[in-house]
Molecule: Lysine riboswitch aptamer
Organism: Viridibacillus soli
RNA sequence: AGUGAUGAUAGAGGUGCGGAAUUCAAGAGUAAUCAGCAGGAGGAUGUAUAGAUCCUACGACUGUUGAUGAAAGGGGAGGCCGCCGAAGUGGCAAAUUGACUAUUCCAAUUUGUUACUGGUUCUACAUUGAACAAGUGUAGAAUUGUCAGAUCCGUUUCGGUUCUGGAGGGCUAUCUCACAU
Numbered sequence: 001a002g003u004g005a006u007g008a009u010a011g012a013g014g015u016g017c018g019g020a021a022u023u024c025a026a027g028a029g030u031a032a033u034c035a036g037c038a039g040g041a042g043g044a045u046g047u048a049u050a051g052a053u054c055c056u057a058c059g060a061c062u063g064u065u066g067a068u069g070a071a072a073g074g075g076g077a078g079g080c081c082g083c084c085g086a087a088g089u090g091g092c093a094a095a096u097u098g099a100c101u102a103u104u105c106c107a108a109u110u111u112g113u114u115a116c117u118g119g120u121u122c123u124a125c126a127u128u129g130a131a132c133a134a135g136u137g138u139a140g141a142a143u144u145g146u147c148a149g150a151u152c153c154g155u156u157u158c159g160g161u162u163c164u165g166g167a168g169g170g171c172u173a174u175c176u177c178a179c180a181u
Base pairs, nucleotide, nucleotide: 002179003178004177005176007175008174009173010172011171014084016083017082018081019080022077023076024075032068033067034066035065036064037063038062042055043054044053045052046105048103049102050101051100087117088116089115090114091113092112093111094110095109096108097107098106118144119143120142121141122140123139124138125137126136127135128134146166147165148164149163150162152160153159154158
């Protein structure tokens, strides 16, 4: 070795990301229902308070025995679909729902905005969960793609080896616009 633009289009990373369905295991011989025994006054409507309603001495709640006996979320497999900030998480704001009302707390879903994370795997702790599955957060390690710097080699404007570092607002390719020469 022109400068600038989160400009446009098309791509790459790989146990790559996500979605809906099918199927399988687990959930679980659990919840729930019915019956017996014990027992003897409260119990239910996400938490708490207040009200309201319902069940209950024709025996509630609870415990135990027997019979019948699920489901959801999550997970594995193989295909299908959409993709490469794919997607995920946190903060803030708003709305809706939680099969009675008011307030409060909590939980779930959706939308907007903002910040972070290149991808994958493993380990430890915490948390959600039935779980030793899986998810999320924090920290660490390994590995991998890409770019930059250094190093050595070669078939040398390119490719490969090794080391170090950065981040996707990146990288590669082809264009566009503005400015400058």